[in-house]
Predicted 3D model of a 73-nucleotide RNA (transfer RNA) from Candidatus Iainarchaeum sp. The source organism's lineage runs through Archaea, Candidatus Iainarchaeota, Candidatus Iainarchaeia, Candidatus Iainarchaeaceae and Candidatus Iainarchaeum. The prediction has a mean pLDDT of 80. The sequence is in RNAcentral, with records from ENA. It matches the Rfam family "tRNA". By type it is a transfer RNA.
RNA sequence: GCGGGGGUAGUAUAGCUGGUUAGUACUCAGCCUUGCCAAGGCUGGAGCUCGGGUUCAAAUCCCGGCUCCCGCA
Numbered sequence: 001g002c003g004g005g006g007g008u009a010g011u012a013u014a015g016c017u018g019g020u021u022a023g024u025a026c027u028c029a030g031c032c033u034u035g036c037c038a039a040g041g042c043u044g045g046a047g048c049u050c051g052g053g054u055u056c057a058a059a060u061c062c063c064g065g066c067u068c069c070c071g072c073a
Stems, first nucleotide, its partner, number of pairs: 001072007010026004019056001028044005049065005
């Protein structure tokens, strides 16, 4: 340099067939339970890598940037 794949709460991950309030687990905060702790239950907080385009509507499609991984040279 060329080609392919990835980037979603603090962490891991689903969603890619465009359309319900972006889901799950751990974590965090509060409450319940308990003599205390642990475990368990309930409620809540926190997210689409960045810019542009298409569309009534974009995490999802298109273009470009950044970054990580793999292959080729």